Description:
This is a predicted structure of a 74-nucleotide RNA (transfer RNA) from Lentisphaera sp. Lineage of the source: Bacteria > Pseudomonadati > Lentisphaeria > Lentisphaerales > Lentisphaera. Rfam family: tRNA. By type it is a transfer RNA.

RNA sequence: GCGCCCGUAGCUCAACUGGAUAGAGUGACGGCCUCCGAAGCCGUAGGUUGUGGGUUCAAAUCCCGCCGGGCGCA
Numbered sequence: 001g002c003g004c005c006c007g008u009a010g011c012u013c014a015a016c017u018g019g020a021u022a023g024a025g026u027g028a029c030g031g032c033c034u035c036c037g038a039a040g041c042c043g044u045a046g047g048u049u050g051u052g053g054g055u056u057c058a059a060a061u062c063c064c065g066c067c068g069g070g071c072g073c074a
Stems, first nucleotide, its partner, number of pairs: 001073007010026004019057001028044005050066005
């Protein structure tokens, strides 16, 4: 340099391949419980879906550029 794949919550991952308020586990915080903790149960907060554009009534999802990561070829 060329090709392919990936980027969603602090972390690990979903989102039925365009449609309802973007969810789960874990972690954080608070409550219940306990003599105090742990475990268990309940609740709360946390997201520009890497970034900038485009298509569409509607985009995490489709298209293009850029940034970052992985693999292969040279």